[in-house]
RNA sequence: CAGGUCAGCCAGACGAUCGCUGGGCUUGUCGUUCCGACAAGCUGAGAGGAAAGUCCGGGCUCCGCAGGGCACGACGCUGGAUAAUCACCAGCGGGGGAAACCCCGGGAAAGCGCAACAGAAAGCAGACCGCCGCCUUUUUGGCGGUAAGGGUGAAACGGCGAGGUAAGAGCUCACCGGCCGGCUGGGCGACCAGUCGGGCCAGGCAAGCCCCGUCGGGAGCAAGACUGAAUAGGGGGGCGUAGGCGGCCCGUCCAGCCCCCGGGUAUGUCGCUUGAGCGUAGGAGCAAUCCUGCGCCUAGAGGUAUGAUCGUCGCCAGCCGCGUCUCAGGAGGACGCGGCCGGAACAGAACCCGGCUUAUCGGCCGACCUUGUUU
Numbered sequence: 001c002a003g004g005u006c007a008g009c010c011a012g013a014c015g016a017u018c019g020c021u022g023g024g025c026u027u028g029u030c031g032u033u034c035c036g037a038c039a040a041g042c043u044g045a046g047a048g049g050a051a052a053g054u055c056c057g058g059g060c061u062c063c064g065c066a067g068g069g070c071a072c073g074a075c076g077c078u079g080g081a082u083a084a085u086c087a088c089c090a091g092c093g094g095g096g097g098a099a100a101c102c103c104c105g106g107g108a109a110a111g112c113g114c115a116a117c118a119g120a121a122a123g124c125a126g127a128c129c130g131c132c133g134c135c136u137u138u139u140u141g142g143c144g145g146u147a148a149g150g151g152u153g154a155a156a157c158g159g160c161g162a163g164g165u166a167a168g169a170g171c172u173c174a175c176c177g178g179c180c181g182g183c184u185g186g187g188c189g190a191c192c193a194g195u196c197g198g199g200c201c202a203g204g205c206a207a208g209c210c211c212c213g214u215c216g217g218g219a220g221c222a223a224g225a226c227u228g229a230a231u232a233g234g235g236g237g238g239c240g241u242a243g244g245c246g247g248c249c250c251g252u253c254c255a256g257c258c259c260c261c262g263g264g265u266a267u268g269u270c271g272c273u274u275g276a277g278c279g280u281a282g283g284a285g286c287a288a289u290c291c292u293g294c295g296c297c298u299a300g301a302g303g304u305a306u307g308a309u310c311g312u313c314g315c316c317a318g319c320c321g322c323g324u325c326u327c328a329g330g331a332g333g334a335c336g337c338g339g340c341c342g343g344a345a346c347a348g349a350a351c352c353c354g355g356c357u358u359a360u361c362g363g364c365c366g367a368c369c370u371u372g373u374u375u
Stems, first nucleotide, its partner, number of pairs: 001372001002370005008364003012313007020046002023043008048346001052357002055355005060220004072216005077091004092105005106211002111209002113205002128150002130146006158176002161173003177201002179198008224270003234261006241255001243253003277296008315343002318340009
């Protein structure tokens, strides 16, 4: 220099004018006062790294809930961190890569099930070719043995050598590999190293069912709480009121008026943004993270604001011109300056946080690796 791996950051800047949504202050009007309403002015604040998808986890709220079991769902190596999470950190094992680094993680020797095409055969194996034996030998024959060789496949039931055999085969043996069991040592542990024994040689998929273990009550801010009319309606009480019970009194029914009580709707208020908060310094820890000090307040709407225009500068890409360097010169390339034209993404709070995933013009910075290139 080139290529690559991992991690982090920014998301145009400044100014002017006109607007929008909240907060504070002042003045004026309404209002008997307080509270408050409206208007004007001043002042200060006003989207994101993903605000998105709503895939996990929690706070908060309401409902439910003796205790236990079944079912259902999620998760699954070990240790740690956390309010919590499979999702974060550190490690362990396996796989990929030359490396930095990346991906995966209970059980397939409990059981059931599944596997296209090719192939003779695909699951307590299997005989197409080949090899061997026997029979008939008329043939490219029949029967049996054989998984060592060939061929097919993602996958063909350990590898290699010797013995053995008609030919072969863990059939037997040595070594290597795997598995299971025992012991010794190290590690908190997953696990690692060593050693002894057993021919035990056991295919894949658990994101098909299943087994084992752990965890899990439901709904969600339109959660929910308070206030609470007009009209209608419920309950109770009162009445020198009207009417019915054939006339009168009492009583009773029904209506009217007044008072009281509690419930619901509209509406209004709260929930609502001071919080597992942000910045910075120090300390503990490999790290995730935690502790302490200091400083800061940073949108809270409910037809739902956060915008538009202009100017200057900056960024990126293309074209043209000039200059410098590289080169003997040219071409080409790199850099700088000037001019012209164009571009600037994804997107957008609505109860709040921690993760994950997805979208994203362009730019900046750091650490590490190299089978590379040059000096």
Molecule: Bacterial RNase P class A
Organism: Deltaproteobacteria bacterium